[in-house]
RNA sequence: AAGCUCAUAGUAUAACGGUUAGUACUCACUGUUGAUAUCGGUGUAGCAGAGGUUCGAUUCCUCUUGAGCUUA
Numbered sequence: 001a002a003g004c005u006c007a008u009a010g011u012a013u014a015a016c017g018g019u020u021a022g023u024a025c026u027c028a029c030u031g032u033u034g035a036u037a038u039c040g041g042u043g044u045a046g047c048a049g050a051g052g053u054u055c056g057a058u059u060c061c062u063c064u065u066g067a068g069c070u071u072a
Stems, first nucleotide, its partner, number of pairs: 001071007010025004018055001027043005048064005
């Protein structure tokens, strides 16, 4: 320098263009226990940024930013 892939909660990850954006761990509260652990219940917290297409975008397109891989 060129090409490709990825970016969703504190972490790991799903999501036919129409869902209240889901699951597990974590965290907070709570039940259980003499106490702890385990287990049960409730809750908090998320679509990298900007623009475009569309009646409607996490999803499609473009650019930027960041990360990774390949080639030279």
Molecule: transfer RNA
Organism: Tremella fuciformis